[in-house]
Order: sequence, then structure tokens, then C1' cells
RNA sequence: GCUCCCUUAGCUCAGUUGGUAGAGCGCCAGACUCUUAAUCUGGUGGCCGAGGGUUCGAGCCCCUCAGGGAGUG
Repeated sequence: GCUCCCUUAGCUCAGUUGGUAGAGCGCCAGACUCUUAAUCUGGUGGCCGAGGGUUCGAGCCCCUCAGGGAGUG
């Protein structure tokens, strides 16, 4: 330099016929317990890396840029 992959909640990741985003963990509160832990119940959460474009509508399609990773000359 070229090719490919990843970027969504505090963290790890889903979301793949385009129709206003979910899980687990975490955190907060309560129940239980002498207390803690564990367990159970409820709650808490993100405008989807940035900017543009297509579309009635974009996390999803197209372009540019940024960060990370793999392969290769």
C1' cells in the first nucleotide's frame, strides 16, 4: 500500500426481508436473613463511532473519515 472483519447500554454481545432497539452481567430499591453472601421481585438504562446520501421511513443500503483487529506484497 491492498483485501477483509469489528465499532449498538457502564461491560460482553444480539438485532441478517429497512418499519420509531433487546439479553446477560452490572447498578439502585424491596423481600428473605441476626448480618453479609446467595436467591427472588421490581426498577435503571443507549437517538446505534463521526459526517453526508438514498428512502415516506435507516442500527440495517451507499459514500467519506476516525479508532481497533486479521491477512498479504
Molecule: transfer RNA
Organism: Porphyridium purpureum